[in-house]
TPP riboswitch aptamer (THI element) from Pseudoxanthobacter soli DSM 19599, 94 nucleotides, folded computationally. It was read from a public genome assembly, where an Rfam model found it.
RNA sequence: CGCCUCGCCUUGGGGUGCCGCGUUGCGGCUGAGAUCACACCCAUCGAACCUGAUCCGGGUCGUACCGGCGAAGGGAACGGCGAUGCGCCGCGGC
Numbered sequence: 001c002g003c004c005u006c007g008c009c010u011u012g013g014g015g016u017g018c019c020g021c022g023u024u025g026c027g028g029c030u031g032a033g034a035u036c037a038c039a040c041c042c043a044u045c046g047a048a049c050c051u052g053a054u055c056c057g058g059g060u061c062g063u064a065c066c067g068g069c070g071a072a073g074g075g076a077a078c079g080g081c082g083a084u085g086c087g088c089c090g091c092g093g094c
Base pairs, nucleotide, nucleotide: 001087002086003085005083006082007081008080009079010077011043012042013041014040016037017029018028019027020026021025049074050073051072055068056067057066058065
């Protein structure tokens, strides 16, 4: 100096559904997160998330609850710093 991996910072992207009740709210289900959140997740190694979708199969009181769709189409850093490891170059010694 370069690379892989990981972490942090900054910047940016994203979702917030279903059910019940006594419905400005409370409780339950799944989940990282269900508009309490700078909280959670994701940023091209891109399934975070959107379209397809008033989709298809299964299950449930019900719902993207599970699976398919999905080697589909789109989608936000070409940013900074640090750590381990590896490689290269230079200098010094033998």